[in-house]
The RNA shown here (TPP riboswitch aptamer (THI element)) has 92 nucleotides and comes from a Bacteroidia bacterium. Of the family's consensus pairs, 100% are formed in the model. Its mean pLDDT, the model's own confidence on a scale to 100, is 76. It was read from a public genome assembly, where an Rfam model found it.
RNA sequence: GACCAAACACUGGGGUGCCCUGAAGGGCUGAGAUCAUACCCAUACGACCUGAUCCGGAUCAUACCGGCGGAGGGAGUGGAGAUGCAGUUUUU
Numbered sequence: 001g002a003c004c005a006a007a008c009a010c011u012g013g014g015g016u017g018c019c020c021u022g023a024a025g026g027g028c029u030g031a032g033a034u035c036a037u038a039c040c041c042a043u044a045c046g047a048c049c050u051g052a053u054c055c056g057g058a059u060c061a062u063a064c065c066g067g068c069g070g071a072g073g074g075a076g077u078g079g080a081g082a083u084g085c086a087g088u089u090u091u092u
Base pairs, nucleotide, nucleotide: 001089002088003087008078009077010076011042012041013040014039016036017028018027019026020025048073049072050071054067055066056065057064
C1' cells in the first nucleotide's frame, strides 16, 4: 500500500424427532425437540428444505454419526459502499 468486517436496531426465514407410558410424565441427541415467545439463521461451503420410505456405521430407538454436500433451492434494510481492530498479502 492492497484485500477483508462486525456489534447493534427494526424486520423477516426456520425446525420441533426417537423410545418408555393408558395418560400425566420421563429418557436420548442437540443451540433449540411445538409456544420455548426461547433457540438458530437472514446471500450463504454456517439456519432450514429437497434428494430421502437414500447409502454406510452405531443405538432400546431415531438425520444419533458420517456420506450425499464446493449439489439444487433458501429469508434484508440500516450501520456502511464508512472505520478498518484482529487477520492475509505486497513493497521498503